[in-house]
Context: one part of a larger RNA
RNA sequence: CCCUCGUUAAGGAAUUCGACAACCUAGCCCUGUAACUUCGGAAGAAAGGGUGCCCGAGGAGGUAGCUUCCACUAGCUGGAAGACGCUUCAACGGGUCGCAGUGAAUAGGCUCAGGCGACUGUUUAUCAAAAACACAGGUCUCUGCUAAGCCGAAAGGCGAUGUAUAGGGGCUGACGCCUGCCCAGUGCCGGAAGGUUAAAGAGAGGGGUUCGUCUCGAUUCGUCGAGACAAAGCUCUGAACUGAAGCCCCGGUGAACGGCGGCCGUAACUAUAACGGUCCUAAGGUAGCGAAAUCCCUUGUCGGGUAAGUUCCGACCCGCACGAAUGGCGUCACGACCUGAGCGUUGUCUCAACGAGGGGCUCG
Repeated sequence: CCCUCGUUAAGGAAUUCGACAACCUAGCCCUGUAACUUCGGAAGAAAGGGUGCCCGAGGAGGUAGCUUCCACUAGCUGGAAGACGCUUCAACGGGUCGCAGUGAAUAGGCUCAGGCGACUGUUUAUCAAAAACACAGGUCUCUGCUAAGCCGAAAGGCGAUGUAUAGGGGCUGACGCCUGCCCAGUGCCGGAAGGUUAAAGAGAGGGGUUCGUCUCGAUUCGUCGAGACAAAGCUCUGAACUGAAGCCCCGGUGAACGGCGGCCGUAACUAUAACGGUCCUAAGGUAGCGAAAUCCCUUGUCGGGUAAGUUCCGACCCGCACGAAUGGCGUCACGACCUGAGCGUUGUCUCAACGAGGGGCUCG
C1' cells in the first nucleotide's frame, strides 16, 4: 500500500452524474391506518403507536392425588361436580429500573410527485431485464373442409381425430372516454361494355424446288443437253380474322400502404383577428394532448419548491418537427424500470483516525 471486516467526537449528503456504497429499519402479537379506487384494493406491514420486570385484585381455561354424589360387572372400576394446590392465557390497576425491554441472534427504511408499460410473465447463455417481447382484450382479413396456411422431391404430415363460438395471417395491446377528414397515387376487393394482348387456330399472299409444257441445240430417232415458263406435291415464310387472364378502363375500400396547405387584408389606443379575399389540393389535422422519452431557437415565459434549481412539478401555446389501433387522451393496482422532492439514517463527505484478519513489500 491492497483486500475483507469492526468502531468513531462534532456535523449529517456538505460527497457524487446519482445517497453508488454503507448505515438506519426489521419477527410475532395488540392497536391504528389517508388520498385515491376498476370497491377487489391501496394495506394478509400504508403511515403511526404499544411491547421489560415487580405487586395487587379479579376473570377465562387446564389438571384431579383428594372430597362429595351416581352407576354397576363390586373393582387398583366407570361417570359427574368440586375445595386446596399446581399451571396456561389475555386484559385491568398500581409500582419500578435502564440510554435502550422482540435489550443478544435471526427478520422491510419510509413517504410524496411525475414518466413509461395495465398487470403475473419473457429476453440479448458470456457487458443491456428495460419504456423492448409476450399478454388477456380490440379490430381487419383469409378459410365451407381433400379448408386456408405451413413442411416435404413425392408419398405423406401438421392444421385437427378440430369445422366459422373453429383455424391461419396482419395490426393494436387490461380497463375508461374515444378513434375525425382524404380513395388522387399504391395495394386489395368487385365489375365486365370497350381498348390492348400470348400460345393456339386460321391461312390471303410471297419465296424455294420441279411433274409438266414450250423454245433452241445434238441425235444411233430410243432419247440427251441447255434455257424459259411452271400446275399439283413437298418445303420455307406469312397478312386479315378468332383468341383468356392481366393491363387500360368503371366502381368500392383507411383498425389497407399512406396523406391531412400557402399568401394578403380586416375591430374606435395598441395588439390580436371571430370576419373577408385569393392560389393550390385527393383532402387540408377534428377531439384530446402539447418546450413533451417529441421544442431547434431554449436554461422559452409565468408560477411552485431551494438561501441559490440547465433537472423536477403546475401552467401558457410561436407544435423547428404531437395527434387519434405505426392508436389519442386518462387511469386503480403492479415495477431489482426512469426522473424529481422530503423524512429517517449514516465514514459518501468535512477529514481522517484507531483496531482485527489476509495479502503485498523488506530481511533471513
The part of an RNA shown here (large-subunit ribosomal RNA, domain IV) has 364 nucleotides and comes from a Dehalococcoidia bacterium. Taxonomically the source falls in Dehalococcoidia (Bacteria, Bacillati, Chloroflexota). RNAcentral holds the full RNA, with entries from ENA. Model confidence (mean pLDDT): 84 of 100.